[in-house]
This is a predicted structure of a 73-nucleotide RNA (transfer RNA) from a Candidatus Aenigmatarchaeota archaeon. It matches the Rfam family "tRNA". The family's RNA type in Rfam is transfer RNA. Taxonomically the source falls in Candidatus Aenigmatarchaeota (Archaea, Nanobdellati). The prediction has a mean pLDDT of 83. The sequence is in RNAcentral, with records from ENA.
RNA sequence: GCCCCCGUAGCUUAGUUGGUAAAGCGCCUGCCUCGUAAGCAGGAGAUCGUGGGUUCGAAUCCCACCGGGGGCU
Numbered sequence: 001g002c003c004c005c006c007g008u009a010g011c012u013u014a015g016u017u018g019g020u021a022a023a024g025c026g027c028c029u030g031c032c033u034c035g036u037a038a039g040c041a042g043g044a045g046a047u048c049g050u051g052g053g054u055u056c057g058a059a060u061c062c063c064a065c066c067g068g069g070g071g072c073u
Base pairs, nucleotide, nucleotide: 001072002071003070004069005068006067007066010025011024012023013022019056027043028042029041030040031039049065050064051063052062053061
């Protein structure tokens, strides 16, 4: 320098042929308990790496850039 993959809640991931984001763990509240844990119920939390573009509408398509990983010379 070139090519490929990844970048979504605190963490780990899902979301696929565009229609305003889901789960597990964790966190908060309540119930239960002598108390804790476990269990049960409820809740908060991501506008999807950044900036543009296409579109009525983008996490999803296109371009550039940033970060991480791998490969080639």